Glycine riboswitch aptamer from an uncultured Actinomycetes bacterium, 116 nucleotides, folded computationally. The prediction has a mean pLDDT of 77. The model forms 90% of the base pairs in the Rfam consensus. Its Rfam family is "Glycine riboswitch aptamer". Rfam describes the family as follows. This family represents the bacterial glycine riboswitch.
[in-house]
């Protein structure tokens, strides 16, 4: 002086998979009622839960990239059992519009350790 490989934060990138009832809640279409007026448009602190949103359980399905579990083949072991990985398997946990999170990579910044 300091590499690799650690541990922490920033940033930037980061997949997959859903559909039915059923409650409840909103007036955002829509219908309805009333007013206006230039007659086809506005306007309501009116009604209405069909459309549509949101949200809260259920059925059934479905996903894999926090976690977590497994191990065929290598690897170790003289053999054998035991013991080791993963983005493979499985889905326990988690998720199934966007999005946020997330496994992962990229930068950068600080920390420890210190091979040379």
């Nucleotide at each position: 002086u300091g590499a690799c490989g650690c541990c922490g934060g920033g940033c930037g990138g980061g997949a997959g998979a859903g559909u039915c009832g059923u409650c409840g809640g909103c007036a955002c279409c829509g219908c309805u009622g009333c007013c206006c007026c230039c007659c086809g448009g506005g306007g309501c602190c009116a009604g209405u839960a069909g459309g549509g949103c949101c949200g809260g359980g259920g059925a059934c399905g479905c996903c894999g990239a926090a976690g977590g579990a497994g191990c065929a083949a290598c690897c170790a072991c003289u053999c054998c059992c035991c013991g080791g990985a993963a983005a493979c398997u499985c889905u326990c946990a988690g998720g199934c519009c966007c999005a946020c999170g997330a496994a992962c990579c990229g930068c950068c910044c600080g920390g420890a350790c210190g091979a040379g």